[in-house]
Molecule: SAM riboswitch aptamer (S box leader)
Organism: Pelotomaculum propionicicum
RNA sequence: CUCUUAUCCUGAGUGGCGGAGGGACUGGCCCAAUGAAGCCCGGCAACCGUUGGGAAGCUAGACUUACCCAAAAUGGUGCUAAUUCCUGCAGGAGAUUAUAUCUUCUGACAGAUAAGGG
Numbered sequence: 001c002u003c004u005u006a007u008c009c010u011g012a013g014u015g016g017c018g019g020a021g022g023g024a025c026u027g028g029c030c031c032a033a034u035g036a037a038g039c040c041c042g043g044c045a046a047c048c049g050u051u052g053g054g055a056a057g058c059u060a061g062a063c064u065u066a067c068c069c070a071a072a073a074u075g076g077u078g079c080u081a082a083u084u085c086c087u088g089c090a091g092g093a094g095a096u097u098a099u100a101u102c103u104u105c106u107g108a109c110a111g112a113u114a115a116g117g118g
Stems, first nucleotide, its partner, number of pairs: 001118008013041001015040003021031003025088001027086002042080003047076002050071005055065003058061001084110001089107008
């Protein structure tokens, strides 16, 4: 970099250092000297891992698994304004001063994170 699978309306700081940007991209709309990014500490969560139970498989073993449930938070990541902040593409439903705007729903695309593969 790419492929697969899963998740993305929950949750998390009156902290320290730092010193101007940040929210992926588009168009919006926001956050920020009452202190942005980044780093540290704290915290949240529970994807992997760990522990216990179950299910399935055949090679029948203290075996194996993209499987299910539960627990803890000492390990590997992640996250810690706003639903992934909204939006983009397609379709359905509805409203109106009716052919263009608005509202809403569903699916896709894009993105993020984890785990596994190339």